[in-house]
The prediction has a mean pLDDT of 81. SAM riboswitch aptamer (S box leader) from Natronincola ferrireducens, 99 nucleotides, folded computationally. Lineage of the source: Bacteria > Bacillota > Clostridia > Natronincolaceae > Natronincola. The RNAcentral record of the sequence draws on Rfam.
This record gives sequence, C1' cells and structure tokens, in this order.
RNA sequence: ACCUUAUCAAGAGUGGUGGAGGGAAGGGCCCGAUGAAAUCCGGCAACCAUAAGUAGUAUGGUGCUAAAUCCCACAGAAUAUAAUUCUGGAAGAUGAGGA
Repeated sequence: ACCUUAUCAAGAGUGGUGGAGGGAAGGGCCCGAUGAAAUCCGGCAACCAUAAGUAGUAUGGUGCUAAAUCCCACAGAAUAUAAUUCUGGAAGAUGAGGA
C1' cells in the first nucleotide's frame, strides 16, 4: 500500500518548549504573532486486551483534544423553482480482523 467490518452532530487545557503555518486533496469558508505545525505534560473517550460473566471501574495497546469528517463535490427525493433541506453513495479518519 490492499481487503472486510464498526463508528464518525457528544466530550476534552487561559499549561511548558517552539516559532509560521494549519484545517487530507480540488472549490469554498475558516483558524493562526492575543502564537500555526511539531513536541512534552494535562485532559476526553471507551475500539481492542486483561481483571471468571453483565454493568461499572482500573490498567495496558491505540485514538482523539476549533468549527458535523468545518461545508460542498456524485446520485436521488421534497419544496417556495431559487436554492435550501433530507437520504444514500464516493472519498477520508480511527479501531479490530485478514491477506
């Protein structure tokens, strides 16, 4: 890198270091010197394992910690025929499993 599957509108810092980028990619719209990325600490959560079983809790393996996966992009439906709303898909993220 590939395949399967579950979830993705909840939750989480006025901290240290660091110094200019970041929100996947295209379009938009945003965040950022009142401090981005990264990293440490803290926190959230409960996918997997263990604690005999359920709930809860703890520990460990991950994960996450602006905005719905920030929104749209493709197909369909409804309506006030203007775009809006809704449903599904695609793409993506994370976990578990597989080859």